[in-house]
RNA sequence: CGGGCCAAGGGGUGCUGCGACGGAUCACGAUCCGCCACGCUUGGUCCGCGAUCUCCCGGCAAGGGCGCCCUUUCCAU
Numbered sequence: 001c002g003g004g005c006c007a008a009g010g011g012g013u014g015c016u017g018c019g020a021c022g023g024a025u026c027a028c029g030a031u032c033c034g035c036c037a038c039g040c041u042u043g044g045u046c047c048g049c050g051a052u053c054u055c056c057c058g059g060c061a062a063g064g065g066c067g068c069c070c071u072u073u074c075c076a077u
Stems, first nucleotide, its partner, number of pairs: 001048009010070006018039001021034005038063001
């Protein structure tokens, strides 16, 4: 650095639908249908690549299309 798994990021719900995924068609360029708003980030762990590369201790956030409801906190009345 990349990937897998687990967890977390308060909860619920409606709508739209890009990517990915599934299906069909196909002029092999793509088109249509379905599904779909944790696909993001952080922590832990495992695997791979790498060597730009110190160790120990401590700590933990910022976001997520358009709405609605609840919860929590702050301010005002």
A computed fold for a 77-nucleotide RNA from Dorcoceras hygrometricum, annotated as SAH (S-adenosyl-L-homocysteine) riboswitch aptamer. Rfam family: SAH (S-adenosyl-L-homocysteine) riboswitch aptamer. Its family is annotated with S-adenosylhomocysteine metabolic process and regulation of gene expression in the Gene Ontology. NCBI's taxonomy places the organism under Eukaryota, Euphyllophyta, Pentapetalae, asterids, Dorcoceras. RNAcentral holds the sequence, with entries from Rfam.